[in-house]
The RNA shown here (transfer RNA) has 72 nucleotides and comes from a Candidatus Azambacteria bacterium. Rfam family: tRNA. It is annotated as a transfer RNA. Taxonomically the source falls in Candidatus Azamiibacteriota (Bacteria, Bacteria candidate phyla). The sequence is in RNAcentral, with records from ENA. The coordinates come from a structure-prediction model, not an experiment, and the mean pLDDT is 80.
RNA sequence: GGGCGACUAGCUCAAUGGUAGAGCGUUGCAUUUACACGGCAAAGGCUGAAGGUUCGAUCCCUUCGUCGCCCA
Numbered sequence: 001g002g003g004c005g006a007c008u009a010g011c012u013c014a015a016u017g018g019u020a021g022a023g024c025g026u027u028g029c030a031u032u033u034a035c036a037c038g039g040c041a042a043a044g045g046c047u048g049a050a051g052g053u054u055c056g057a058u059c060c061c062u063u064c065g066u067c068g069c070c071c072a
Base pairs, nucleotide, nucleotide: 001071002070003069004068005067006066007065010024011023012022013021018055026042027041028040029039048064049063050062051061052060
């Protein structure tokens, strides 16, 4: 220098154009003499950044950034 992939909640991952979810974790409640397990509930995101297409974008297109892999 060229090619490919990933980026979404604290962590690991879903969501193939129509109000962004799950597991684990966190907090609260109830339970227990107490703790743990299990139960119920809640908080926590504007999806790496900026543009474009569209009535509507996590999703399609462009550029940039970070990380990883391959080639030279």